[in-house]
Molecule: c-di-GMP-I riboswitch aptamer
Organism: Armatimonadota bacterium
RNA sequence: UACCGACAAGGGCAAACCCAUCGCGAGGUGGGGGCGCAAAACCACGGAGCUCCUUCGGGAGCCGGCCGGGUUACCGAA
Repeated sequence: UACCGACAAGGGCAAACCCAUCGCGAGGUGGGGGCGCAAAACCACGGAGCUCCUUCGGGAGCCGGCCGGGUUACCGAA
């Protein structure tokens, strides 16, 4: 350094739900709250799922804490 992931250390993120707010909507943001996560950090590139419009041919979106992929990263037991 790479692979790997401990009853290690320092920590980090934050599900459902509630409140506020934005959006036609999926959903996003902030606060509370913690189900969990060794990349639950970043990227909509490919799937899956979801939403809106439609001349039903398609078009525009959401979602990475669904799967795959790419980039970066703390620690260092076996």